[in-house]
Molecule: c-di-GMP-I riboswitch aptamer
Organism: Neobacillus niacini
RNA sequence: AUCCGAUAAAGGCAAACCUGGGGAAAUCCAGCGACGCAAAGCUAUAGGGGCUUCGAUCAAUUAUUGAUCAUGCCAGCCAGUUACCGAA
Numbered sequence: 001a002u003c004c005g006a007u008a009a010a011g012g013c014a015a016a017c018c019u020g021g022g023g024a025a026a027u028c029c030a031g032c033g034a035c036g037c038a039a040a041g042c043u044a045u046a047g048g049g050g051c052u053u054c055g056a057u058c059a060a061u062u063a064u065u066g067a068u069c070a071u072g073c074c075a076g077c078c079a080g081u082u083a084c085c086g087a088a
Base pairs, nucleotide, nucleotide: 004086005085012037013036018031019030020029021028022027035076041081042080043079047078048077049074050073051072055069056068057067058066059065060064
């Protein structure tokens, strides 16, 4: 230094529910709260994957339904990248 990851030390993050707010939705922000996390830090044109459909197009049908599409999202899915500590 790399890999690795303790019942170590010092710190860190915060799922669901609930409350308030933004948004058509997915989802996001704040509060509350800890399910968990050794990267639960960062990266979402151009790594893969997933979610949503205001709108657009098409079809059926006459006020709706269905199909397709991301430019909208997800980093707590994998991945990429950077980093604290140091027992075995």